[in-house]
Context: one part of a larger RNA
RNA sequence: GAUGAACGCUGGCGGCGUGCCUAAUACAUGCAAGUCGAGCGGUAAGGCCUCUUCGGAGGUACACGAGCGGCGGACGGCUGAGUAACACGUAGGAACGUACCCCAAAGUGAGGGAUAAGCAUUGGAAACAGUGUCUAAUACCGCAUGUGAUCUAAGGAUUAAAGCUCCGGCGCUUUGGGAACGGCCUGCGUAAGAUUAGCUUGUUGGUGAGGUAAUGGCUCACCAAGGCGACGAUCUUUAGCUGGUCUGAGAGGAUGAUCAGCCAGACUGGGACUGAGACACGGCCCAGACUCCUACGGGAGGCAGCAGUAGGGAAUUUUCCACAAUGGGCGAAAGCCUGAUGGAGCAACGCCGCGUGCAGGAUGAAUGCCUUCGGGUUGUAAACUGCUUUUAUCUGUGACGAAUAUGACGGUAGCAGAUGAAUAAGGAUCGGCUAACUCCGUGCCAGCAGCCGCGGUCAUACGGAGGAUCCAAGCGUUAUCC
Numbered sequence: 001g002a003u004g005a006a007c008g009c010u011g012g013c014g015g016c017g018u019g020c021c022u023a024a025u026a027c028a029u030g031c032a033a034g035u036c037g038a039g040c041g042g043u044a045a046g047g048c049c050u051c052u053u054c055g056g057a058g059g060u061a062c063a064c065g066a067g068c069g070g071c072g073g074a075c076g077g078c079u080g081a082g083u084a085a086c087a088c089g090u091a092g093g094a095a096c097g098u099a100c101c102c103c104a105a106a107g108u109g110a111g112g113g114a115u116a117a118g119c120a121u122u123g124g125a126a127a128c129a130g131u132g133u134c135u136a137a138u139a140c141c142g143c144a145u146g147u148g149a150u151c152u153a154a155g156g157a158u159u160a161a162a163g164c165u166c167c168g169g170c171g172c173u174u175u176g177g178g179a180a181c182g183g184c185c186u187g188c189g190u191a192a193g194a195u196u197a198g199c200u201u202g203u204u205g206g207u208g209a210g211g212u213a214a215u216g217g218c219u220c221a222c223c224a225a226g227g228c229g230a231c232g233a234u235c236u237u238u239a240g241c242u243g244g245u246c247u248g249a250g251a252g253g254a255u256g257a258u259c260a261g262c263c264a265g266a267c268u269g270g271g272a273c274u275g276a277g278a279c280a281c282g283g284c285c286c287a288g289a290c291u292c293c294u295a296c297g298g299g300a301g302g303c304a305g306c307a308g309u310a311g312g313g314a315a316u317u318u319u320c321c322a323c324a325a326u327g328g329g330c331g332a333a334a335g336c337c338u339g340a341u342g343g344a345g346c347a348a349c350g351c352c353g354c355g356u357g358c359a360g361g362a363u364g365a366a367u368g369c370c371u372u373c374g375g376g377u378u379g380u381a382a383a384c385u386g387c388u389u390u391u392a393u394c395u396g397u398g399a400c401g402a403a404u405a406u407g408a409c410g411g412u413a414g415c416a417g418a419u420g421a422a423u424a425a426g427g428a429u430c431g432g433c434u435a436a437c438u439c440c441g442u443g444c445c446a447g448c449a450g451c452c453g454c455g456g457u458c459a460u461a462c463g464g465a466g467g468a469u470c471c472a473a474g475c476g477u478u479a480u481c482c
Stems, first nucleotide, its partner, number of pairs: 001481003005478005012354006018347002020312001025310003029307003034071003039068002042064002046062001047060005078265003088189006096182003101178008109143001111141002118133006148159004163170002191237003198228003203225008240262004244255004267288005290301004318344001320343003326340001327338004357387004368377003392419006401409001426471005431452003437466005447454002
């Protein structure tokens, strides 16, 4: 000098930031991913209309629960357990993929059978499951066509589509290109230990095959016996990496909170499914530990999302407001959703700024303290006189952020007026280092202390008081780094 700090004493305001560093411990409750009726059959609730025996019935499609279907739940948000590694950083490479978006070319013909919802019914405590029957689609499946595309022995073979409409359009299929993103490979860099010296059998390479979007022992069969290592292999310990941050004149040392990029994880371990993309935080299956429900037969759950709770700890906040802005998902749109985000709340946790008055005022009042008893000091300090109103309180007005409309923040910031010095100072230190000294008490006691050291009856070093010094809404202490 610095800190995501803590502790002690103290505490007026504002702006901007920051806030579980420990138990990747366990979690009550609420919310955090939905949306589309302009894909579909429909109509549970509401609105509207008609009828009504006042129970209800019918219609409409304004709208829409549940269902089929599409797109999105692979982003955003959190955490740092694991990882010493192509994980990261940097510079390159070739054998790849890409939904939505943009550009271009071609096409969009004719059909079929189901199934959920519904209705009926059965089992079950529930979670849920079964049977019968009915129905639709941009759900599913043949056929046709083949610009193209794929394979090819170059003869040929295989291969597509979906409709909706307010008639404007929005879609769908095939192919090529783009944008941006991602997978893979490589050179170099990347902690400590030799009180770790040998390690390795899919191991190292080849041939062939399988597999993948793609290269490759990635996997398999066979063949060869290689490969790595004192330029530190293997093993052990520790650790997410970087841009950066702190310090330092620099070289360097330390560090990796917040913000940004990358990686990894989602109760623990394993696995695949779907999909353009996952081996998927708020998806599925299996096993395990734990918790909960149960009619004992069986089921349900996963805050390292936002709040919040318990626990741990020296220690870290509200179960708040809003989608107004920015951004994201869906939708043609209106819009809906969004604990992302924008805000408010709490905390002197940090940085910065402001204030707690200003000027005059000596018979240097009183008090306190000291005293050589003369006085000195507190001290222009106060009183007193004049002035000001930052701040505060009250009143009025009142934004920018929003574009035609739409403002959570917020009647906030700001502006104007009124009142009145009014609402606002402490902490540490005073032996030397080190700025600042006396008295009283104590008597190697009580205590102080960063180092040297103070204290045993004259203590500037302990405790109190007066005074002084240094900082100041802070001041000290502790911890850690340079």
This is a predicted structure of a 482-nucleotide part of an RNA (small-subunit ribosomal RNA, 5' domain) from an uncultured bacterium.